[in-house]
Context: one part of a larger RNA
Formats: sequence, structure tokens, C1' cells
RNA sequence: GCCUACGAGUUACGCGUACGUAGCAAGGUUAAUCCGCUCAGCGGAGGAGCCGUAGCGAAAGCGAGUCUGAAAAGGGCGUUAAGUUACGUGCGGUAGACGCGAAACCCGGUGAUCUAUCCUUGGCCAGGAUGAAGUGAGGGUAAAACCUCAUGGAGGUCCGAACCGGUGUGGGUUGAAAACUACUCGGAUGAGCUGAGGAUAGGAGUGAAAAGCUAAUCGAACUGGGUGAUAGCUCGUACUCCCCGAAAUAGCUUUAGGGCUAGCCUCGGGUAAUAAUAUCACGGAGGUAGAGCACUGAUUGGGCUAGGGUCGUCACAACGAUACCAAACCCAGACAAACUCCGAAUUCCGUAGAUAUGUUUCCCGGGAGUCAGGCGACGACGGAUAAGCGCCGACGCCGAGAGGAGAACAAUCCAGAACACCAGCUAAGGUCCCAAAAUUGAAGUUAACAUACAAAGGAUGUUAAGUUGCCCUGACAACUAGGAGGUUGGCUUAGAAGCAGCCAUUCCUUUAAAGAGUGCGUAAUAGCUCACUAGUCAAGCGACUCAGCGUCGAUAAUUCUCGGGAAUUAAACUUCAUACCGAAGCUGUGAAUUCCGCCAUUGGCGGAGUGGUAGGGGAGCAUUCCAUUAGCGACUGCGGUUAACGCAGUCCACCGAAAGGUGGAGAAGGUGUGCAGCGAUGCAUGCUGGAGCAAAUGGAAACGCAGAUGUAGGC
Repeated sequence: GCCUACGAGUUACGCGUACGUAGCAAGGUUAAUCCGCUCAGCGGAGGAGCCGUAGCGAAAGCGAGUCUGAAAAGGGCGUUAAGUUACGUGCGGUAGACGCGAAACCCGGUGAUCUAUCCUUGGCCAGGAUGAAGUGAGGGUAAAACCUCAUGGAGGUCCGAACCGGUGUGGGUUGAAAACUACUCGGAUGAGCUGAGGAUAGGAGUGAAAAGCUAAUCGAACUGGGUGAUAGCUCGUACUCCCCGAAAUAGCUUUAGGGCUAGCCUCGGGUAAUAAUAUCACGGAGGUAGAGCACUGAUUGGGCUAGGGUCGUCACAACGAUACCAAACCCAGACAAACUCCGAAUUCCGUAGAUAUGUUUCCCGGGAGUCAGGCGACGACGGAUAAGCGCCGACGCCGAGAGGAGAACAAUCCAGAACACCAGCUAAGGUCCCAAAAUUGAAGUUAACAUACAAAGGAUGUUAAGUUGCCCUGACAACUAGGAGGUUGGCUUAGAAGCAGCCAUUCCUUUAAAGAGUGCGUAAUAGCUCACUAGUCAAGCGACUCAGCGUCGAUAAUUCUCGGGAAUUAAACUUCAUACCGAAGCUGUGAAUUCCGCCAUUGGCGGAGUGGUAGGGGAGCAUUCCAUUAGCGACUGCGGUUAACGCAGUCCACCGAAAGGUGGAGAAGGUGUGCAGCGAUGCAUGCUGGAGCAAAUGGAAACGCAGAUGUAGGC
């Protein structure tokens, strides 16, 4: 994991409340108990008690009123609606209260055969090494001290087995083992190890102290009980069909993943109009977007000019100047969520108006669920005009929504699935092949595998439009030739000669033309070249602006890729056009169901519907048992012990010409088939099976399993 069985909203109450049914009704009803009978039941007695018929007040008390109050005021609560008993159902209350689940807490016991410490009494420690004190002898001394050699055998002494331990590494880790194994390592006469007997215990013991150990259990053992502790938490919660269908918000909460009330859903009842809603019309509200600078603030330049600074004249006072700072005022420019002289769109409110829908509005009552929401485009805020970010607003969708498109993809685009069909039309999106439908038509663009990711920025890509200049009196490019003289301009400088630098009415001459020189070059010259001119050639050549499509910019980690193959006057892009494909949309045909309307004797016709989680409501199926009525079963009838025994008879099969003989007649369950029902399921029947079963109408439940790391058994 699978199969089979078991497995979760139950029961009680002088309980509450609503609805339904029934009885009686200003009344309704008995409880305990007792009596009778055909005795788990029924009938009768029993009026105690309870609810209702009157309320108000704390109460005395008064009473359709009463309380407060000085009050005939005002105000509060009443008066104007029938209840009660029983049963059923929904929900609530009290009880374990839908089921399973803690860690814990308390009480009483059981444990020291494991282990900790202690007590009593026993046992054990191969071998080797070192060589304390003491003692003896010799030396030494006045005597000692002291020295040497022996002897001796001390020690939480040394090395190292048994024994005790457990250092490092490897293995093992569903192990050989719920702590082991291999090698290695520590102690090994001691605070040593160990046998037996005994002592100490649960907030207690014991502890050379690790909160260690106290029977594989320890920051409070185990076991029985309180006990079904409690669990605002997690998981699970069982047959069918039909109707409607949410919420993830507000307020409060030792509250934030829980609740209560409201909001939103459902069911029943009431109200029936000038209801409600949408669009239009009309009348109002408003200070946003935008705009503006009239206020509040902020702000650039200029003007004018107080005040200040600085400078000058100056003993002081005072005066003057000002390319400094600058109030107010003037001109021009421009900013604002907490500015407004202005001011939309949308929106909101209202109105004996019009149109549409037709109770959707509103009121009362029963039952809920919801209080983690999410994404998209729009308007804001916070953040970094970040976030698949946070927080609001109005809308859509998912949630609770299937189908088609988007390659795949809750939310995007199209579109809201009652059912069937080998019928049709379309939406989004598509029409070369994968793959349904155009290798469709017209006009352009792109050459980049661009299409098939991206910016600032760069570029004689290319196309279209425009502005402007030169040009057959010959443009542009190319080639041939020239490109000179005063002069090496002046200054500077070691030098400066067109070309380091500075100066300049950078001038004049010869010219077709030639700068006191565009660049390269030299130490400086030289040299090359350009501007400029002529010739050859012969038709367009430059500069700029704007637009389309391209190009570079362009780096992501295991081959490539637009979904793929592939495609280049397209199967790409732009703009038109006509076809077609394409969904559970729409249509057609058939049959189902809910509500409404009409006709109606069961039914028919028409209209509108029939996605759905939490959840509300309705109608049913199945299981077990009970009551009543009438039954089935080993063929039927009769008799008898009573389901199965005997006798007689019916039908079928076989044997037999016939007479006759032999055999058979099947509940539940199992397993196939067919039919009926939207379905849960039901009925019939073949085979099997071998003894009980079951219909109708009611009633009652230990009443339906896929899940709970569910329980037991099997695989």
C1' cells in the first nucleotide's frame, strides 16, 4: 500500500426557543401515587403543581393603569394580537456531548536482582624493576655528627599479564549486538577490583557534581486511580438527486490563525405602493484632474530704491561713490499633498416625469458559514515613480468556474458547462507540415536567421518625404600640370626660413591660380602635401532635417531551439480585401427537471431558468428491528406429531406398444445476463447454493466509509 470486518452530531432533562401536526380552548394539563384488566401494555382515579387570562413599583400598595414627582405636567413600563398539552423536526443549554490525540497536575501503591553511596562478611592481584627508614660492620670523632660497604624491604613507586577501564582510528549504523568489533591505549598494593547478605526512593534517595544514576525509562521513575483531565490546536467525519448560494469587511475584544454584534447567504411569514433597481430627462452637492499666481509660502533675471557692507573726503558730525548684500514696489519667467482668482469628466443625492425588469426593496422570525484572501488594469500613498513588496479606493476575475486561445501556465484574452447528437453558425485566436482551416489577392518595407528579449549612445545600412548649395558657360571624384616673387614678414630665439611661441588694416607684386600658409617633416633649412588654378573626362554631385524597417551596443554557468520542422518579392513586418477553420458560446433535433402563466380529472402547451466551495432548504434509495394485514419456500390436497411424516393427485424428463415404473419441482446468499429508475438502487432470470424468506402501510434506530501516520486479521 491493497482486501475484509469494526470505526465519529448520540442519549437524558417538570430545560429553553422556533416551525410542523393533533386535541381542547379563556382556559390547557396532570406529576408522584392508587385501582382494574386480556398485564413490558391498556383503561380509570388523582388538580398537588405548572403555563396562560394584568400590569406597575425596591416595597407597602394601587390597578387598565402604575412608578417617579409638589403636580391634573413630562417621562418609563404596560393596556389595544390566545393560549396550553402531547408528539415530530431545526437550533440552543446542562451533562465527556461528533470521534481520536497531548505535554502535564493530584492521590494511593510497586521498585536499589540495573545503577549511586554506605554497612556486615568473604575473595583476588603472574612476573620483573627500583631500593626509603631501621639495623650490622668498617672508617671517623674527645663524644657526636658524618662517610663507605652490607643488610633490610618502604611506596595512592616503576615496567607488565589476570582483573578493572574505555584514549585514538577503522568497521558496524534496516548491526552479529537497542552501545558491539579489530588494532591501539590507561590503571594494575590501591581513594584498588570483586562475591554474598543488608540499608537509603519519587520533590524523595544517592551523587570525587555530568542535573549523572534510581531495572534498555529521569530537569522529577514505574504502576493503578481522579479520567472520557483540558486542547481557542492538528487530523478525520461514511448513500443519491434537486433549488438557492456566501465571506475573507466594520466595531469591540490580555484581541490579532479565537470570539461577539453588524454586513453578505438561505428558509418561512408579512406588507402590495408613488416599492426597488437600471437608462434618459430635470434640479442640486463637490474643489479632484487640469490650470493659475488673486491669497499663503517658495522662486530666477532685470528695473527702481529703503536698510546694511566696503571704499573715499574726513578731528567729530556729515557727505560722496559702489560691477557688494538686499526689504517694499514695477516688468518678465516659473513651483506647491497640507496654496486657490478658477475648474472639468466620472461620481453621489433628489424629483406625483418616460422606458425596462416585476417584489429583486422593506419588515418579522428559524438556520448558517465567513473575520489568513489572491491576481490584473486604473487612482493614490509608503518604498528607490524597487519587489510575485506593504497599505487604501472604485472595477473585473480566481477563490467557488469547466470549455476555446495563450506551447505548457488559479487570475490574461474569448466565453459562464442541466443531458444526448458521426448536424449548422461564430468569438478570441488562427489557416506550409506536425495540426482543423488561404502555400488567398493587392500595395509597400526588411536581408539582419531580423522576425524569435533590452537602454543610453554610436554608424556613408536601406527606403520614403522635405529644405538648401554647386552643375554642359562642364559640377563631384580621379588623373596630368602649376601652386610663384618682395620674403628667411616683424618680434623672440643658439636657431625660428609658411608650419615652437608672440604681433599684425595677414600687405603688395606677377598671375589661369597660388594663404605672410591645411597637415607631415628638419637642429634650422631642405623635402612631401593641402587650399587655389588650368587641362582630360562627361551628368549629376554635396550639406542638413524628419520618418519607416534594419545594424552595433548584447556576458550565465551540462548541445541547440521561434512549441518544433522549417520559412526570405515570405510561412516576416506595415496597410487593405475576400474566404475558411475554430468553444461545453449561439442555432437545430430529441428527451429531463425547477419556477411562473394558461388550459385542465391524472396531464398538456407556452415562457424563463438548471457552473458552484463554506452553507441553508427540499425530495428520495438502502440496511437492521417492531406492529398490522395478507403471503412465498424441498410440486398440490387431506390427515397427523407440525416446515420436510403418511396417503392420494398435477406437471416435466426417461424407459415401455399400453398398463405401468423410475427420477424431478428449491429460501437467503454467491456469480453472470436482461429490463426499469436522472441516481442511490430495484425487478426478472441462467448456473450455483441447500433452509429459510419477504410484500404493503406505519413505527424505531448501535442505519450507509477511501482516507483519521485510524483498530484487528490477511496479503
Notes: A computed fold for a 715-nucleotide part of an RNA from Tepidiforma sp., annotated as large-subunit ribosomal RNA, domain II. The full RNA is in RNAcentral, with records from ENA. Taxonomically the source falls in Tepidiforma (Bacteria, Chloroflexota, Tepidiformia, Tepidiformaceae). Model confidence (mean pLDDT): 84 of 100. Its Rfam family is "Bacterial large subunit ribosomal RNA".